[in-house]
RNA sequence: CGUGCAGGCCGGGUGACUGCGGGCCCUCGCGAGAGGGCUCGAGGAAAGUCCGGACACCGCAGGGCAAGGACGCUGGUUCGUCCCUCGGGGCGACCCAGGCGGCGAAAGCCGACGGAAAGUGGAACAGAAAGGAGACCGCCUGCCUCGGGCGACCGAGGCCGGUAAGGGUGAAACGGUGGGGUAAGAGCCCACCAGCGGCGGUGGCGACAUCGCCGGCUUGCCAAACCCCGUCCGGUGCAAGGCGAAGCAGGUCCCGCUGACGUGGCCCGCCGAGGGACCGGGUGCGCCGCAGAGAUGGAUGGUCACCCGAGACAGAAUCCGGCUUACAGGCCUGCUACGGAGA
RNA sequence: GCGCCCGUAGCUCAGUGGACAGAGCGGCGGACUUCUAAUCCGCGGGUCGGAGGUUCGAAUCCUCCCGGGCGCA
Numbered sequence: 001c002g003u004g005c006a007g008g009c010c011g012g013g014u015g016a017c018u019g020c021g022g023g024c025c026c027u028c029g030c031g032a033g034a035g036g037g038c039u040c041g042a043g044g045a046a047a048g049u050c051c052g053g054a055c056a057c058c059g060c061a062g063g064g065c066a067a068g069g070a071c072g073c074u075g076g077u078u079c080g081u082c083c084c085u086c087g088g089g090g091c092g093a094c095c096c097a098g099g100c101g102g103c104g105a106a107a108g109c110c111g112a113c114g115g116a117a118a119g120u121g122g123a124a125c126a127g128a129a130a131g132g133a134g135a136c137c138g139c140c141u142g143c144c145u146c147g148g149g150c151g152a153c154c155g156a157g158g159c160c161g162g163u164a165a166g167g168g169u170g171a172a173a174c175g176g177u178g179g180g181g182u183a184a185g186a187g188c189c190c191a192c193c194a195g196c197g198g199c200g201g202u203g204g205c206g207a208c209a210u211c212g213c214c215g216g217c218u219u220g221c222c223a224a225a226c227c228c229c230g231u232c233c234g235g236u237g238c239a240a241g242g243c244g245a246a247g248c249a250g251g252u253c254c255c256g257c258u259g260a261c262g263u264g265g266c267c268c269g270c271c272g273a274g275g276g277a278c279c280g281g282g283u284g285c286g287c288c289g290c291a292g293a294g295a296u297g298g299a300u301g302g303u304c305a306c307c308c309g310a311g312a313c314a315g316a317a318u319c320c321g322g323c324u325u326a327c328a329g330g331c332c333u334g335c336u337a338c339g340g341a342g343a
Numbered sequence: 344g345c346g347c348c349c350g351u352a353g354c355u356c357a358g359u360g361g362a363c364a365g366a367g368c369g370g371c372g373g374a375c376u377u378c379u380a381a382u383c384c385g386c387g388g389g390u391c392g393g394a395g396g397u398u399c400g401a402a403u404c405c406u407c408c409c410g411g412g413c414g415c416a
Stems, first nucleotide, its partner, number of pairs: 001339003004335007012307007020041009043313001047324002050322005055237004059270002062268004068233005073098004079092005099113001100111004114228002119226002121222002136167002138163003142159007175193006194218001196215008241288004250279006262271001308311001344415007353368004361399001370386005392408005
């Protein structure tokens, strides 16, 4: 120096002319308004709408059950919210640090990371057998038949059994290695190792790590399958919602003071008079909500000149935080291993 | 703007963990016919919208994108 990894930043600049939207001020005008000046005017993602919240409404947002949903290792900061015995505690999208697991040579990256010795279920094809399984080949005892041998016995075939050490199938075959043992074998027994459970010591706030002893000898995979355990959760989204103005025409059916409707179901407490469906008629305007950009015919632009490294993805619509996706090119900082060059 | 749904062959649809994903119509080739249609026989055609993940295994389960559609005062 190149490749790689992590973090952060920028994402055309200057000038002139001319437009657009908001605000303030000045002048003219009785007024509607006109003219002028100053100032502000898209992004790191404004996007996708994937999460969380603010905010608003649903009569009290009250209680219980069922259903449904979300989350799931440990500790902690900020903010928000709820509960409280006022010491504190629970929950939340994220964020920081760590543990464990996986990937990588490393820097480092990723993790939807409770439970498979609660239960149900699944594992195609292949294979004999797919989970307290299994005898296809193989190995072995016994018996029968045949052949050979003087004989001990040997060989071939068959039958009843034993056997999970070996072969073969598979993604996966019920711990691994060695020894003993046995007819042959097998945690059947033993030693070591791996793993599981229990107890104890040490380190750590903790997840956990490590060491020692004991135990039965192994209890496999899938919960982004049903499910179980624990914690939490009411619903609807600014087209929420509020105020004003204008206009119109009601009709049919059903439910309801024996309590309807009242933001999913059932029950309960308080409240208490209209409610629902269909058809028809009218309006589709203004203001607030709404912002240190900000409308509702919806602004944020265009032309020219010069410079450079020649400019990508793309544009607000209630707001804020996070995630994801798109993005030409450039800058800064730190780290790692390999290659090259130099001292 | 907010909420919701869908995507499998050229078209219309099945398939909701398991062999190289199927059916009808359409297309191509052949037979029949003087020729065409109809009929019969055969054949090809799929990144299951894309990428990543879970799993031994994904069209199917999960996440993120892409495209299309529906509703609202």